[in-house]
RNA sequence: AGAGUCGCCCGGAUCACCGCGUUGCAGCUAGUUUUCUAGCAGCACCGAGGAAAGUCCGGACUCCACAGAGCAAGGUGGUGGCUAACAGCCACUCGGAGCAAUCCGCAGGACAGUGCCACAGAAAAUGACCGCCUCUCGCAAGAGAGGUAAGGGUGAAACGGCGGUGUAAGAGACCACCGCAUCUGCAGUGAUGUAGAUGGCAAGGUAAACCCCACUUGGAGCAAGACCAGAAAGGCGAUGGGCUGCUCGCUCAAUUCGCCAGGUAGGUUGCUUGAAUCUGCAAGCAAUUGCAGAUCUAGAUGGAUGGUGAUCAGUUCAAUGUUGUGAAAGCAACUAGAACUACAGGAUCCGGCUUAUAGGGCGACUCUUCUU
Numbered sequence: 001a002g003a004g005u006c007g008c009c010c011g012g013a014u015c016a017c018c019g020c021g022u023u024g025c026a027g028c029u030a031g032u033u034u035u036c037u038a039g040c041a042g043c044a045c046c047g048a049g050g051a052a053a054g055u056c057c058g059g060a061c062u063c064c065a066c067a068g069a070g071c072a073a074g075g076u077g078g079u080g081g082c083u084a085a086c087a088g089c090c091a092c093u094c095g096g097a098g099c100a101a102u103c104c105g106c107a108g109g110a111c112a113g114u115g116c117c118a119c120a121g122a123a124a125a126u127g128a129c130c131g132c133c134u135c136u137c138g139c140a141a142g143a144g145a146g147g148u149a150a151g152g153g154u155g156a157a158a159c160g161g162c163g164g165u166g167u168a169a170g171a172g173a174c175c176a177c178c179g180c181a182u183c184u185g186c187a188g189u190g191a192u193g194u195a196g197a198u199g200g201c202a203a204g205g206u207a208a209a210c211c212c213c214a215c216u217u218g219g220a221g222c223a224a225g226a227c228c229a230g231a232a233a234g235g236c237g238a239u240g241g242g243c244u245g246c247u248c249g250c251u252c253a254a255u256u257c258g259c260c261a262g263g264u265a266g267g268u269u270g271c272u273u274g275a276a277u278c279u280g281c282a283a284g285c286a287a288u289u290g291c292a293g294a295u296c297u298a299g300a301u302g303g304a305u306g307g308u309g310a311u312c313a314g315u316u317c318a319a320u321g322u323u324g325u326g327a328a329a330g331c332a333a334c335u336a337g338a339a340c341u342a343c344a345g346g347a348u349c350c351g352g353c354u355u356a357u358a359g360g361g362c363g364a365c366u367c368u369u370c371u372u
Base pairs, nucleotide, nucleotide: 001368002367003366004365005364006363007362008361009360010359012312013311014310015309016308017307018306020047021046023044024043025042027040028039029038030037031036049343053354054353056352057351058350059349060348061221062220063219064218073217074216075215076214077213078092079091080090081089082088093107094105095104096103097102108212109211113210114209115206116205117204129152130151131148132147133146134145135144136143137142160178161177163175164174165173179201180199181198182197183196184195185194186193187192225269226268227267228266234260235259236258237257238256240252241251242250243249276295277294278293279292280291281290282289283288313341314340315339316338317337321334322333323332324331325330
C1' cells in the first nucleotide's frame, strides 16, 4: 500500500419565533363561597429509540384453577458456567468452511422395536446385469450348472481404504499402514483428548419419521385486575286514588318522595423507583456478580414530543470565480453555490432474539506485496 475478519460507538448541533402533553406554582371565573372540583390564560421543569418495530422466546405483576401420584400432549437436546428466567449469553469440546484472522452447526440414541429410501440400477439389505474362473455338453459357434463382490456399469448412498500374500478366479481368507470397535492407563469438573493392548470388519442412510432416553412445562392476559358510578328499566317502602260503613286485604300510577341491589355509558386506579441509569473499586478468561457514591429520566388515551427561519456540521456534485500548470486547448486543487441527512416512533414493565437503518467514527486482528 492492497485485500479481508471481528467488535464497539454516534446517528445531526446551537439560537430565535409559533405550537402540543404531564407535573408544580401563583391568578381569574364557575360550582354550596373555606377545603375541594372543573375551565381559562401565565410562568417554570421535564418530554421516544437503537431498534420504541415484529410480538418470536423468557420473566415480573394480576386473576382463575390446583391434595398426592400416574398417563396423555408440548418443549428443549455436546459439556461446564451465568441468570429472576430463557430456545438467550460466555468459555470449552467435536464436526465442517477458509492460507489465516475468523465463521457455521436442531451437535443425544439407528445391535429396543416399527416404517421409509423416488429415478436409475441385477441388487437399497443380505444382491450375480456385464465381466473373470471352474466343470459338463458340443466338431465349432455356443448352451447349461456352479464359484467370485477384485474390475465395469447405475445411483445421493453398493457391504472398510490402499498395497501385497494367496487363489482356478476371487475374497480381512492372511499381512503392513490408515480408518473402525472394545478394554485399560494417563490428562481434564466434564464433553473429550491421548498412549497402549486386543479384535479382525462383526448387516448402510434416515429420529426438523414414529419411537427411546434425560430434563422440563397449569390457563388467560393491563382490553389482566381493583374502586366510584349516570340515564332508562327493575325491586322495596312511604304517600295518594279506587273497591268498603271501618280495619285488614286487593288493585291502580304521568301525585310525589326515599331507599336498594346489579355495574352498562362514563370516570378513577393499576402507571411507572426499576432484576433502574451513570461513575469508581473488587472477583472472574468471559458471560456476569458484589460493594460504595451520585442521579430521577415520558406516562398520553380521537392518544403529546411538531413546524418555520438563521448559523454550523457531514456527504455528493462543483463553476461562468480564484490559484497552479501550460503556447493554447485543457487538466488539477480550492471556493461561491446547489442537493441530500436514514430506519422509524412509547401505550403495564423488564431480559433476549430477529428484522429495518442515509451517513460517519474508533479499536483489535489476519493474509499478500513493496521499502528500510
Record summary
Bacterial RNase P class A from an Actinomycetes bacterium, 372 nucleotides, folded computationally. The model forms 94% of the base pairs in the Rfam consensus.